[in-house]
Molecule: c-di-GMP-I riboswitch aptamer
């Protein structure tokens, strides 16, 4: 300085579980406790990947509850959305129809992880 971790020493880190505590959650603090780690040192302002949804956004589907579906026209398998024209027009099997809830899944958005990859700095040894 550049690979690499076979021998040695020296210190360090601390998974599952567990206690107390934030947190909607994923997670995280602190303490016990050690699977494992040569950066399990730091970085989530600026990259992939995971994971996660309490608020608030947009999409698609599906679910109820109410409302609505007379006639002509265009489009389309299908018209309740459009236009039209009328002014009251059975029912709802059915529903591309309307708001309103509620789930669901995708996006954004937030967030969390660095002991998943990356970024960076570094101790010992060897070559």
């Nucleotide at each position: 300085u550049u690979u690499c971790g076979a021998u040695a020493a020296u210190a360090g880190c601390a998974a599952a579980c567990u206690a107390u505590c934030c947190g909607a959650a994923a997670g995280g603090a602190u303490g016990g406790g050690a699977c494992g780690c040569a950066a399990a040192g730091c970085u989530a302002u600026a990259g992939g990947g995971u994971c996660c949804u309490a608020a608030a956004g947009a999409c698609a589907c599906g679910a109820a509850u109410u409302a609505c579906c007379a006639c002509g026209a265009a489009u389309g398998a299908a018209a309740a959305a459009u236009c039209g024209a009328a002014u009251u027009a059975c029912c709802a099997c059915g529903g591309a129809u309307a708001a309103u809830u509620c789930g669901u899944g995708u996006c954004a958005a937030g967030g969390a992880u660095a002991g998943c990859c990356a970024g960076u700095u570094g101790c010992c040894g060897a070559a």